A computed fold for an 89-nucleotide RNA from Bradyrhizobium retamae, annotated as Glycine riboswitch aptamer. Its mean pLDDT, the model's own confidence on a scale to 100, is 84. The model forms 84% of the base pairs in the Rfam consensus.
């Protein structure tokens, strides 16, 4: 102490898939079954990093525990801002 990076908070945008059928009935944003989606969370590994070897880390990939399948809400990630820390040439 700048580019930049990480974390937190605020904010903009933000897709997918039955607003289905059957049953139960405590009538509830209800439960169970069936089908489907995946960008909350979680898990698994790949390139890669790392290592004598093993271990370990690791995605927007995969799985679907979980969440969701009209709208709303939520939402990874992105834009912008603030704060804290780290930080080249």
């Nucleotide at each position: 102490g700048u580019a930049u990076c990480u974390g937190a908070c605020g904010c903009u945008g933000a897709g997918a898939a039955g607003g289905g059928c059957c049953g139960a009935c405590u009538u509830a944003u209800u439960c169970g079954g069936c089908g489907c989606c995946g960008a909350a969370g979680g898990a698994g590994c790949a390139a890669c990093c790392g290592c004598c070897c093993c271990a370990g880390g690791a995605a927007a990939c995969u799985c679907u525990c979980c969440g969701g399948c009209a709208a709303a809400a939520g939402g990874a990630c992105c834009c912008c801002g603030u704060c804290a820390g780290a930080a080249a040439a």